[in-house]
Context: one part of a larger RNA
RNA sequence: UGACGGGGGCCCGCACAAGCGGCGGAGCGUGCGGUUUAAUUCGACGCAACGCGAAGAACCUUACCAGGGCUUGACAUGCGCCUGCACGGGUGGGAAACCACUCAGCCUUCGAGGGUGGCGCACAGGUGCUGCAUGGCUGUCGUCAGCUCGUGUCGUGAGAUGUUGGGUUAAGUCCCGCAACGAGCGCAACCCCCGUGGUCAGUUGCCGAUGUUUCUGGCCAGAACACUGCCGGCAGCAAACCGGAGGAAGGUGGGGAUGACGUCAAGUCAGCAUGGCCCUUACGUCCUGGGCGACACGCACGCUACAAUGGUCGGGACAGCGGGUGGCCAAGCCGCAAGGCGGAGCGAAUCCCCCAAACCCGAUCUCAGUUGGAAUCGCGGGCUGCAACUCGCCCGCGUGAACGUGGAGUCGCUAGUAACCGCGGGUCAGCACUACCGCGGUGAAUACGUUCCCGGGCCUUGUACA
Numbered sequence: 001u002g003a004c005g006g007g008g009g010c011c012c013g014c015a016c017a018a019g020c021g022g023c024g025g026a027g028c029g030u031g032c033g034g035u036u037u038a039a040u041u042c043g044a045c046g047c048a049a050c051g052c053g054a055a056g057a058a059c060c061u062u063a064c065c066a067g068g069g070c071u072u073g074a075c076a077u078g079c080g081c082c083u084g085c086a087c088g089g090g091u092g093g094g095a096a097a098c099c100a101c102u103c104a105g106c107c108u109u110c111g112a113g114g115g116u117g118g119c120g121c122a123c124a125g126g127u128g129c130u131g132c133a134u135g136g137c138u139g140u141c142g143u144c145a146g147c148u149c150g151u152g153u154c155g156u157g158a159g160a161u162g163u164u165g166g167g168u169u170a171a172g173u174c175c176c177g178c179a180a181c182g183a184g185c186g187c188a189a190c191c192c193c194c195g196u197g198g199u200c201a202g203u204u205g206c207c208g209a210u211g212u213u214u215c216u217g218g219c220c221a222g223a224a225c226a227c228u229g230c231c232g233g234c235a236g237c238a239a240a241c242c243g244g245a246g247g248a249a250g251g252u253g254g255g256g257a258u259g260a261c262g263u264c265a266a267g268u269c270a271g272c273a274u275g276g277c278c279c280u281u282a283c284g285u286c287c288u289g290g291g292c293g294a295c296a297c298g299c300a301c302g303c304u305a306c307a308a309u310g311g312u313c314g315g316g317a318c319a320g321c322g323g324g325u326g327g328c329c330a331a332g333c334c335g336c337a338a339g340g341c342g343g344a345g346c347g348a349a350u351c352c353c354c355c356a357a358a359c360c361c362g363a364u365c366u367c368a369g370u371u372g373g374a375a376u377c378g379c380g381g382g383c384u385g386c387a388a389c390u391c392g393c394c395c396g397c398g399u400g401a402a403c404g405u406g407g408a409g410u411c412g413c414u415a416g417u418a419a420c421c422g423c424g425g426g427u428c429a430g431c432a433c434u435a436c437c438g439c440g441g442u443g444a445a446u447a448c449g450u451u452c453c454c455g456g457g458c459c460u461u462g463u464a465c466a
Stems, first nucleotide, its partner, number of pairs: 001466002003463003007460007015450002019413005026304008034295002042053002064290007073123001077122006088103006125279002128277003134273002136268003139264001141262001146185006152161003165176003191256004200218001227250001230244004306406001310365007322353003327346002332341003372403001377398007419442007
């Protein structure tokens, strides 16, 4: 000087408390451990691994396993020699890859050149190892308020001062004081979205039409406005704090983006790049099939429930974000339905996805393992795709399991939030999506307080630790 303390003081944070809803019990989905397996590819492991890489594992992907092939190779560049032969079509063997045979088809100054193939060489190739050799990127403490420098001064020196102190703030924010005076990276602001108003523009939007107004989207302007600006109180009459007015909005208006010096030899050699090591008829490469989907179990994150504030049936109402040409797919028709036929419109403020659901009205069920609950299984069908046995999704009929609110313990959330409700999107042929990323609809309760638990900031104290 730091770090640490079941030392002290001051102060924050859904940290506790107050409150609302969950998880932990059930069934199922997904991930992980374990076990199994020819293989169940690999990585990630307290917070900060476990719906994580994976924003899409039937083949492909694919890195794993079994079997069948190829070796100058699936891919790059170059050299030597030889060559008519690539791509495409056909035939035979084969599960395919591959092997063998064969057909039409490039240019030309007829020397050749290019291309292709063969042999040989130099090399390619490796998701093989090392994230304790690395770059880059990322997580985390932590959006925490901190981390430093120049000059000066003090100290033999390590170093200190500044950055401490008195107030104040969300903040090393600002004020005052002070051997310090300044400055940098952080904080804040400048950026984006939402909320009020003005102006301009007018289609695909709005008005049934003309006219007018309103609304919506875009554009322009910086001129409305929010700045503790105004008033009162309080304060050292400083910074600030408390209350009020006006206002669509207050005291950083709400949300986002933004992550200091550093810490964890944190994560990633399997995104990519890269040193070293290792394999080169194989640790490379191609293919068929299998596996990544196994299942006595254990854990994590979720979904659906256990019902009457409910289930079912009928009727009625209201969104926003988005996506669409190898696409979204209307009307109409067929089918109980999934879906099929059909073909209009739309590269989309125009057309389509697109009937939102919770909600409201009426009817029914009457507390029961039920008209709650849907797992599981059987049969029949539909769609995508070369192909749904292993291993896809959907529909109909039947079957109807556990489950009656969940021990110890544990998680989220302070407002348009939690909770409840549906909708869209990426990936994507299809889909295991209950995930993730967004969007709107309905819309709470509670905070006395900072003693305690957890994490953190500043000052101080002890130390045999660095």